c-di-AMP riboswitch aptamer (ydaO/yuaA leader) from a Vulcanimicrobiota bacterium, 141 nucleotides, folded computationally. The coordinates come from a structure-prediction model, not an experiment, and the mean pLDDT is 79.

RNA sequence: AACUGAAGAUCACUGAAUCCGGAGCAACGCUUCGGAGCGGGGGAUUCCCAUUUGGGGUGAAUGGGCCAGGCGCUGGCCCUAGGGCGGUCUUUCUCGUCCGAACCCGUCAACUAACCUCGCAAGUGUUGAGAAAGAGGAGUU
Numbered sequence: 001a002a003c004u005g006a007a008g009a010u011c012a013c014u015g016a017a018u019c020c021g022g023a024g025c026a027a028c029g030c031u032u033c034g035g036a037g038c039g040g041g042g043g044a045u046u047c048c049c050a051u052u053u054g055g056g057g058u059g060a061a062u063g064g065g066c067c068a069g070g071c072g073c074u075g076g077c078c079c080u081a082g083g084g085c086g087g088u089c090u091u092u093c094u095c096g097u098c099c100g101a102a103c104c105c106g107u108c109a110a111c112u113a114a115c116c117u118c119g120c121a122a123g124u125g126u127u128g129a130g131a132a133a134g135a136g137g138a139g140u141u
Base pairs, nucleotide, nucleotide: 011125012124013123014122018036019035020034021033022032023031024030025029037120038119039118040117041116042115054108055105056104057103058102063079064078065077066076067075068074069073082099083098084097085096086095088135089134090133091132092131093130094129
């Protein structure tokens, strides 16, 4: 000097999942109460629609083709609606790369004013991709 791995801090990413106070504890975190902020659900009239082929909610996570097996099910591969990342931020284009799940309600809910109610988790590691427009910041003089 380069490469690889681990830990911590900072910074950064997906996501609504952050911040500020009071109290407590097994103490740098957790529990509980309150507030701000962000997000979800229920819920009239009018109107629109459906109801065992049950129906519905959060979420980007839908819809297909092929193959195999122990064949109304399970697994694998490929594609796809849609979505994320490429480090100052937003938008557009191009390029590269990844995801395209999981869970919940329980026969029931369209939208919906007032109103009611719930959540604020979990998981990760990128800059060394460019161009254009706009915005902002830092440094120097």
Of the family's consensus pairs, 96% are formed in the model. The source organism's lineage runs through Bacteria, Bacillati and Vulcanimicrobiota.